[in-house]
RNA sequence: AGAUACAAAUGGCAAACUUAUCGCAAGGUAAGGACGCAAAGCUAUAGGGUCUAACUUAGACAGCCAGUUACCGAA
Numbered sequence: 001a002g003a004u005a006c007a008a009a010u011g012g013c014a015a016a017c018u019u020a021u022c023g024c025a026a027g028g029u030a031a032g033g034a035c036g037c038a039a040a041g042c043u044a045u046a047g048g049g050u051c052u053a054a055c056u057u058a059g060a061c062a063g064c065c066a067g068u069u070a071c072c073g074a075a
Base pairs, nucleotide, nucleotide: 012037013036017032018031019030020029021028022027035063041068042067043066047065048064049061050060051059052058
């Protein structure tokens, strides 16, 4: 210097569910709450996929794969 998510530490995120609220819905937001996560950071016209619908001219999901950037770091 490079590779590797396998040890430790510092921190981080937050599923189901509950309440409030927005939405036709999927689902979003806020608070509580932790099932889990080494990218559960970011990206949804310009990859794939899934879901919803007033059936469209549309909408949603990054905690499905993917793309992209990145912290610590023993052996």
Predicted 3D model of a 75-nucleotide RNA (c-di-GMP-I riboswitch aptamer).
The coordinates come from a structure-prediction model, not an experiment, and the mean pLDDT is 75.